[in-house]
């Protein structure tokens, strides 16, 4: 230069057009002399950016940034 994937909470990941989840962590509360553990409960997300598509885009398309990988 081409091409093919990935970007979603602090981390690791689901989530295939109609209210954004989960496991770990994180804080609070029960229990304990006191830690752990358990048990409940809470925060924590303009879904990478910008722009098209659609009544409605995390989700479909572009293009761009950033990663990884493969050709040359």
């Nucleotide at each position: 230069g081409c091409c093919g994937c990935c970007u979603u909470a602090g981390c690791u990941c689901a989530g295939u057009g109609g209210u954004g989840g989960a496991g770990c962590g994180a804080g609070u509360g029960u229990u304990u002399c006191g830690u752990a553990a358990a048990c409940a409960c809470u925060a924590g997300g303009c879904c990478g950016u910008u722009g098209g598509u659609c009544c409605g885009a995390u989700u479909c398309c572009a293009a761009c940034a950033g990663g990884c990988g493969g050709c040359u």
Source information: The RNA shown here (transfer RNA) has 72 nucleotides and comes from a Patescibacteria group bacterium. RNAcentral holds the sequence, with entries from ENA. Rfam family: tRNA. Rfam describes the family as follows. Transfer RNA (tRNA) molecules are approximately 80 nucleotides in length. The organism belongs to Bacteria candidate phyla, within Bacteria. Its mean pLDDT, the model's own confidence on a scale to 100, is 82.